[in-house]
RNA sequence: GUUUGAAAAAGGCAAAGUAGCCGAAAGGCUAUGACGCAAAGCUAGAGGGUCUAAGGGAACUACGGUUUCGAUGACAGCCAGUUGCCAGG
Numbered sequence: 001g002u003u004u005g006a007a008a009a010a011g012g013c014a015a016a017g018u019a020g021c022c023g024a025a026a027g028g029c030u031a032u033g034a035c036g037c038a039a040a041g042c043u044a045g046a047g048g049g050u051c052u053a054a055g056g057g058a059a060c061u062a063c064g065g066u067u068u069c070g071a072u073g074a075c076a077g078c079c080a081g082u083u084g085c086c087a088g089g
Stems, first nucleotide, its partner, number of pairs: 002089004012037002017032006035077001041082003047079002049075003056069005
């Protein structure tokens, strides 16, 4: 440098649920909790994908609203990019 993660060690992270807070929502933060994870570290200021739809546009309207389009809002525990611990080859 590259490849692999069967066993081991040092350790690390923390799904769902619950409580509080923030947010229009998706979702996030803190605590608790462990389903799991060899990158479940980082990157969403620019690859793909997914979620939401406040403001805005359009259509309809009994003028109360309804439907729809659409990120500038999110997701890294979807793929991806990038850095890296331990052990073996």
Molecule: c-di-GMP-I riboswitch aptamer